[in-house]
Context: one part of a larger RNA
């Protein structure tokens, strides 16, 4: 550079915002850079290719042609790409009107449970297991009642349900705040899509400083089990788990499925909204937009399966793969306090 690919075979970046770039709706006009047509110039010779000829043939040599896919220039065409100027509304956005939601941040409040403290009752066990033991208990435990303190998490509702770009989000109230959806079709008039770099967000664990510490619990101690038991089970238990500030930047960060747009049978269920219909209403039936599931036709697929939420049919842009091991290692760079992250080989070997 090119081909084929990326759910499960190697391969979708964890997710977003967005720079450059790439790509880009409808109508009419202009320009003529790309594009196309014709003419001219040039594209040395030799060589390659074709024809003819000269050495007895050939190699070799001579003549002619073709080719030289290119560049420059002139004239012309104007569909397409581009550019200039104008218009449009369906893409995109804005306004107005609604309802839904564990979307985010801060502050406050609540009950259940738990542990601890104090006090009452009570008097021998409790706890734990497959069975036990360590452990706790006459200095009164366990149980039970009352009061108090503390930290963490929010049962039922709860759902195949909702929200968010992803990570993720679940008691209640208030304040601040992001997004989506529906209806209207009032406004702008292509303002769009993607996105190398970049910037931001990013579970858990881990790290730094400060607080907090009920329960749980790596490490650690003990009891068991066992041939052993650096485990599984039991009794304890420190970091940590929680809060504030700052790092880290990873994951089976998964739908193992990048984003956007258009097109291509249906059925059924759930969530949110709008409209119509039946005399009114609850409600029914029908239509419609958006979201979440299941089944399934064509098609796709190696199969499993997928199937309007595509893995179907197309287009645009990005990321990535190219036999297994060595190895996500080494070296170097960048980042990090560190742990390490990121980029990422080769020898050798099958």
């Nucleotide at each position: 550079c090119u081909g084929g690919g990326c759910a499960u075979a190697a391969a979708g970046g964890g997710c977003g915002c967005g720079u450059a770039g790439g790509c880009g709706g409808c109508c009419a006009g202009g320009c003529a850079g790309g594009u196309c047509a014709g003419g001219g110039g040039u594209g040395a010779a030799a060589g390659c290719c074709c024809c003819c000829g000269g050495c007895u043939c050939a190699a070799c040599c001579g003549g002619g042609g073709a080719a030289u896919u290119g560049c420059c220039u002139c004239u012309g065409a104007a569909a397409c790409c581009g550019c200039c100027a104008g218009g449009c509304u369906u893409g995109a956005g804005u306004g107005g009107a609604a309802g839904a939601g564990g979307g985010g941040a801060g502050a406050g409040u609540g009950g259940a449970a738990c542990u601890c403290g104090c006090a009452g009752u009570g008097g021998a066990g409790c706890g734990g297991u497959g069975a036990a033991a360590u452990g706790c208990g006459u200095a009164g435990a366990u149980a039970u009642u009352g009061c108090g303190a503390g930290g963490a998490a929010c049962g039922c509702c709860g759902g195949u349900g909702g929200u968010g770009a992803a990570g993720a989000c679940g008691a209640c109230u208030c304040u601040c705040u992001g997004g989506a959806u529906u209806c209207u079709c009032a406004c702008u008039g292509a303002c769009g899509c993607u996105g190398a770099g970049g910037c931001g967000c990013g579970a858990a664990a881990g790290c730094c400083g400060g607080g907090g510490g009920a329960g749980c619990a790596a490490a650690c101690g003990g009891g068991a089990u066992u041939a052993g038991a650096u485990a599984c089970c039991c009794c304890g238990g420190u970091a940590g788990u929680c809060c504030c500030g700052g790092c880290u930047g990873u994951a089976a960060a998964c739908g193992a499925u990048g984003a956007g747009c258009g097109c291509u049978a249906g059925g059924u269920a759930g969530a949110g909204g709008g409209g119509g219909u039946a005399c009114c209403c609850a409600u029914u039936c029908c239509c419609u937009c958006c979201c979440u599931g299941c089944c399934g036709g064509a098609g796709a697929a190696a199969a499993u399966u997928u199937g309007u939420u595509a893995a179907g049919c197309g287009c645009u842009c990005c990321g990535c793969c190219u036999g297994g091991g060595g190895a996500g290692u080494a070296c170097g760079g960048c980042c990090g306090c560190a742990a390490g992250g990121u980029u990422g080989a080769a020898a050798c070997u099958c």

Record summary:
Small-subunit ribosomal RNA, central domain from an uncultured bacterium, 350 nucleotides, folded computationally. It matches the Rfam family "Bacterial small subunit ribosomal RNA". The prediction has a mean pLDDT of 89.